Annotation: Predicted 3D model of a 707-nucleotide part of an RNA (large-subunit ribosomal RNA, domain II) from a Bacteroidales bacterium. The source organism's lineage runs through Bacteria, Pseudomonadati, Bacteroidota, Bacteroidia and Bacteroidales.
Context: one part of a larger RNA
RNA sequence: GCCUACGAGUUACUCCUCACUAGCGAGGUUAAGGAUCAGAGAUCCGGAGCCGAAGCGAAAGCGAGUCUGAACAGGGCGAUAUAGUUAGUGGGGGUAGACGCGAAACUUUGUGAUCUACCCAUGGCCAGGUUGAAGUUCCGGUAACACGGAAUGGAGGACCGAACCAGUAGACGUUGAAAAGUCUUUGGAUGAGCUGUGGGUAGGGGUGAAAGGCUAAUCAAACUGAGAAAUAUCUCGUACUCCCCGAAAUGCAUUUAGGUGCAGCCUCGUGUACGAGUGUCAUAGAGGUAGAGCUACUGAUAGGGCUAGAGGGCUUCACCGCCUAUCAACCCCUGACAAACUCCGAAUGCUAUGACAUGUUUCACGGGAGUGAGGCGUUGGGUGCUAAGGUCCGGCGCCGAGAGGGAAAGAACCCAGACCAUCUGCUAAGGUCCCCAAAUAUAUGCUAAGUUGAUUUAACGUUGUGCGACUGCUUAGACAGCUAGGAUGUUGGCUUGGAAGCAGCCAUUCAUUUAAAGAGUGCGUAACAGCUCACUAGUCGAGCGGUUGUGCGUGGAUAAUAAACGGGCAUAAGCAUAUUACCGAAGCAAUGGAAUUUGUGAAAAUCGCCGUAAGGCAAUUUUCACGAUUUGGUAGGGGAGCAUUCCAGUCUGCGUUGAAGGUGAACUGUGAGGUUUGCUGGAGCGUCUGGAAAAGAAAAUGUAGGC
Numbered sequence: 001g002c003c004u005a006c007g008a009g010u011u012a013c014u015c016c017u018c019a020c021u022a023g024c025g026a027g028g029u030u031a032a033g034g035a036u037c038a039g040a041g042a043u044c045c046g047g048a049g050c051c052g053a054a055g056c057g058a059a060a061g062c063g064a065g066u067c068u069g070a071a072c073a074g075g076g077c078g079a080u081a082u083a084g085u086u087a088g089u090g091g092g093g094g095u096a097g098a099c100g101c102g103a104a105a106c107u108u109u110g111u112g113a114u115c116u117a118c119c120c121a122u123g124g125c126c127a128g129g130u131u132g133a134a135g136u137u138c139c140g141g142u143a144a145c146a147c148g149g150a151a152u153g154g155a156g157g158a159c160c161g162a163a164c165c166a167g168u169a170g171a172c173g174u175u176g177a178a179a180a181g182u183c184u185u186u187g188g189a190u191g192a193g194c195u196g197u198g199g200g201u202a203g204g205g206g207u208g209a210a211a212g213g214c215u216a217a218u219c220a221a222a223c224u225g226a227g228a229a230a231u232a233u234c235u236c237g238u239a240c241u242c243c244c245c246g247a248a249a250u251g252c253a254u255u256u257a258g259g260u261g262c263a264g265c266c267u268c269g270u271g272u273a274c275g276a277g278u279g280u281c282a283u284a285g286a287g288g289u290a291g292a293g294c295u296a297c298u299g300a301u302a303g304g305g306c307u308a309g310a311g312g313g314c315u316u317c318a319c320c321g322c323c324u325a326u327c328a329a330c331c332c333c334u335g336a337c338a339a340a341c342u343c344c345g346a347a348u349g350c351u352a353u354g355a356c357a358u359g360u361u362u363c364a365c366g367g368g369a370g371u372g373a374g375g376c377g378u379u380g381g382g383u384g385c386u387a388a389g390g391u392c393c394g395g396c397g398c399c400g401a402g403a404g405g406g407a408a409a410g411a412a413c414c415c416a417g418a419c420c421a422u423c424u425g426c427u428a429a430g431g432u433c434c435c436c437a438a439a440u441a442u443a444u445g446c447u448a449a450g451u452u453g454a455u456u457u458a459a460c461g462u463u464g465u466g467c468g469a470c471u472g473c474u475u476a477g478a479c480a481g482c483u484a485g486g487a488u489g490u491u492g493g494c495u496u497g498g499a500a501g502c503a504g505c506c507a508u509u510c511a512u513u514u515a516a517a518g519a520g521u522g523c524g525u526a527a528c529a530g531c532u533c534a535c536u537a538g539u540c541g542a543g544c545g546g547u548u549g550u551g552c553g554u555g556g557a558u559a560a561u562a563a564a565c566g567g568g569c570a571u572a573a574g575c576a577u578a579u580u581a582c583c584g585a586a587g588c589a590a591u592g593g594a595a596u597u598u599g600u601g602a603a604a605a606u607c608g609c610c611g612u613a614a615g616g617c618a619a620u621u622u623u624c625a626c627g628a629u630u631u632g633g634u635a636g637g638g639g640a641g642c643a644u645u646c647c648a649g650u651c652u653g654c655g656u657u658g659a660a661g662g663u664g665a666a667c668u669g670u671g672a673g674g675u676u677u678g679c680u681g682g683a684g685c686g687u688c689u690g691g692a693a694a695a696g697a698a699a700a701u702g703u704a705g706g707c
Stems, first nucleotide, its partner, number of pairs: 001707006011096003015093010027051003033045005055062002065077004099237002102234001106227003110223002117201009126191001128160003131156001135152006164188003169184004203219001205215003240641006250263005264371002266368006276361001277358009291344001292342002298338002302334004307328001309327002311324004374399010404415003419593004424589003430583003433568003439580001441579006452570002460555003464552010481539005487512003492506003518533001522531002594631002597628010608617003642696001644693006651686001653685002661680008
């Protein structure tokens, strides 16, 4: 991992509550117990008790009233609408383990020191080598000691190193040879040494040369049984089918924030009436947002004018007076800002009324819920950096709980809401060269960058190119090129070592000759020189400049695959404008079918009423026909069914002429499933109507077994 079996809303209660069904009904009902019957049990007794028919008050108590109160007041709760009760079934709640599995822990009874820690008693063990303490002896030495030397001696938590004990580092091992090892290396190795045997200390206790270590592969409190199915606002799991409806992720509160209560939103039932809801239109309202405005307030604010006040300056420095590229109130002109400004002021939305449309969508009460982590897009805002796939509110949409088509691929974007079937048709978004269904469509432009082909980019550059607007020059010859000239006073004056058009300063930078030529545009020289420009003539022969708007390009352009056209590729199959045709979805339409709800009609059944009767009326249910509506769906509510086991009745059912089970096949039902049959199997099993449940497995790191 697979297979098989097992595996989760159960049961009890004189409990509470609601629905349905049945009995009786101002009543309903028995409990224990008893009697009868052969008995499970049934029938009959048994009225104690319980619920209801009357309430109000704390109570005495009074009573359709009562309490409060001084009250015959007011007010509270009642009466004046009588319906209950017993049983069964089902939904929900309560109490119990209460849908199942799951703690970490707590309490208590015991069991452990054969592992290990420490201790006690009694035994055992430590190859070999080295060092050479004290003491002693001899010699020297001393007054005598001391002291020195040699020998002897054999001390030491001494040295080296096996056994033994340990465990420094590395590798291997890691479903191991091993639930702690192996190899190499390493520490101690006469000691606080190692070790055998017996004994002691016990769980908030022991023991600890202390690591929270060890206390039987278990230790920040051992193990075993019990309390015990502890508790778990937590996680996981919770088993057949079809049909109808279908949420929430919000508000308030919470020792509350991943929980819960009430409300909101869903569902089922009952009631509600020509009413409510929803949409459109009309009319009437409340309001201070967007916008706008501000000598209309509050505040903010740029420039100017006028001019108090302040500062500075002038002045016989006392007064007075004068001046001002200083600051500046009021006032005037122009400009102009505000969520907590408003002289103003919409659109929407909201409220009310009416009309029309729609057709149960409203509201109330009762039963059952789930939700109370939301998310994205767009839009009005707050916060943040007008950052975030950020965060917090309001409006709308979608996802959540939504499939289908498009966007290469994608919860939310665009289109569009899937009852079923069909090898039918039309469209939406989006597409039509090939992948790939449909135009190598039509018309007119643009782009040359593979720009682009559904997304990367800006400031700033660009004599790339298209289309405009305005404007200047131009056959009296423009623009560009070429040829020639570009002079004189003069080297202007000053400055300077020099300054001659060209370091710098000054100048009404003037004048002359001219077709034209600056007291000089740039290069150049130490300064001159030289080259050149402005300007002029000639040559040439038709357009040439400037400003500006706009379309498409271009540089800016650096991230790890050719690596953001989906790819091939494309000069259109790119971009722009216009047009027609086609493709394209579970949309719409077509044909057939199913179910839901509802209307009309018909039939049948049941109950009630009326009627002597025939029959009639009304209600409910079921079936059929026709018409219309509806049928995405998580949590969740409601409805209808299938299958399994057992029980009762039933078919006087089936079965060795072959039951159940197994394994194939055919048929059949919307489905769970069912029927028939071949083979196998070898003794039991089914139909129908009811009843009762140990009643359906793919999941729980589910349990057991097998492979």